[in-house]
Molecule: FMN riboswitch aptamer (RFN element)
Organism: Agrococcus sp. SGAir0287
């Protein structure tokens, strides 16, 4: 360095004001950004995960597999190289719940997981 494992650890952030009987849901303003990749750093490029839907298997419970679905960026600048940096202006955000509509509240979730690291083994 490559492969591997009934192993171990880690593995998602964010609110104030106004209106109102009532809103962290509306209105205004603010704030947040999982994992791998990349000639140079990414919420908006490429891919992955979670969530959601369908089917199959199993079924006391917990589950396993396949498929589907899967949001959003431009302009200028620097540079050999940036859709990633700098400047400006934009945009996006599962499901269920709720006295009133949710990226930011509560819940499934003390869960799962992309993966990261450690350790063991093999070469």
């Nucleotide at each position: 360095g490559a492969g591997u494992g009934c192993u171990c650890a880690c593995g998602g952030g964010g609110u104030c004001g106004g209106u109102g009987c009532a809103a962290g849901u509306c209105c205004g303003a603010a704030c947040c950004g999982g994992c791998g990749g990349u000639c140079a750093u990414a919420g908006u490029c490429c891919g992955c995960g979670a969530a959601c839907c369908u089917c199959c298997c199993a079924u006391c419970c917990c589950g396993g597999g396949a498929g589907g679905c899967c949001g959003a960026g431009c302009a200028g600048g620097u540079g050999g190289a940036a859709c990633u940096c700098c400047u400006g202006c934009a945009c996006c955000g599962a499901c269920g719940g709720u006295g009133a509509g949710a990226g930011u509240c509560c819940g499934g979730a003390u869960g799962g997981a992309a993966g990261u690291g450690a350790c063991g083994c093999u070469c």